[in-house]
RNA sequence: CGCCGAAUCCGCCACCGCGGAGCCGGGGAACCAAGUUUUCGGGGCGAAUUCCUUUUCCACGGAAGAGGAGCGCGCAAGCUCUUUCAGCGCGAGCCCGUCAGCUAACCCGGCAGGCGUACGAAAGAGG
Numbered sequence: 001c002g003c004c005g006a007a008u009c010c011g012c013c014a015c016c017g018c019g020g021a022g023c024c025g026g027g028g029a030a031c032c033a034a035g036u037u038u039u040c041g042g043g044g045c046g047a048a049u050u051c052c053u054u055u056u057c058c059a060c061g062g063a064a065g066a067g068g069a070g071c072g073c074g075c076a077a078g079c080u081c082u083u084u085c086a087g088c089g090c091g092a093g094c095c096c097g098u099c100a101g102c103u104a105a106c107c108c109g110g111c112a113g114g115c116g117u118a119c120g121a122a123a124g125a126g127g
Base pairs, nucleotide, nucleotide: 001116002115003114004113008021009020010019011018012017022111023110024109025108026107027106032101041099042096043095044094045093049070050069051068052067053066054065055064056063057062071091072090073089074088075087079126080125081124082123083122084121085120
């Protein structure tokens, strides 16, 4: 300097810590929707899901891998944004705790963590 992500900026304070702006997430009426929670529990953050083929192990209940298709997400240094084609990569993890559809008022919470790209093409808008 740049990337994923909401995860940045400012102020106070000797410190512990506190406050504000901004961004993000959850709960929560009417109306509408749904009628199926019924342990086969249910739900949330997130792109991180659906299906097919197949290998090995096995106590025959299963477990651990490999590949593919659909679908979803990210990247590229002339400043930003959007779209298309081609290229490369990702499709995890965590949380609530029996409970939550939407949802105005209102209420609650987060501002972490992890990385190092490129000398591809075209169109539009802004600056």
Molecule: c-di-AMP riboswitch aptamer (ydaO/yuaA leader)
Organism: soil metagenome